[in-house]
């Protein structure tokens, strides 16, 4: 980088460093020196895989080991969008 298959109106922040710009793109809207953004710590939702019930599959419950996510409905409309899981090749 490439194709599938699911999910994307619920839910969960506070410190340090930095220091202007973010919110994926386009229009709107919004956040933001009363500290964006990105690192780091430290907490915290969640439960897509794993792992237990359970010899094997589904369901379902439990758990929290691999990820994820923690302003707004994927912030809203659009698009041959995107984002995240999980095997594939």
């Nucleotide at each position: 980088a490439c194709a599938u298959c699911a999910u994307c109106a619920a839910g969960a922040g506070c410190g340090g460093u930095u220091u202007a710009g973010g919110g994926a793109c386009g229009g709107g809207c919004c956040c933001u020196u009363c500290g964006a953004u990105a690192c780091c710590g430290c907490g915290g939702c969640a439960a897509c895989c794993a792992g237990u019930g359970u010899u094997u599959u589904a369901c379902c419950a439990c758990c929290a080991g691999g990820u994820g996510c923690c302003a707004a409905a994927g912030c809203c409309c659009g698009a041959u969008c995107g984002a995240u899981g999980a095997g594939g090749a």
A computed fold for an 89-nucleotide RNA from an Actinomycetes bacterium, annotated as SAM riboswitch aptamer (S box leader). The coordinates come from a structure-prediction model, not an experiment, and the mean pLDDT is 85. The model forms 96% of the base pairs in the Rfam consensus. The organism belongs to Actinomycetes, within Bacteria.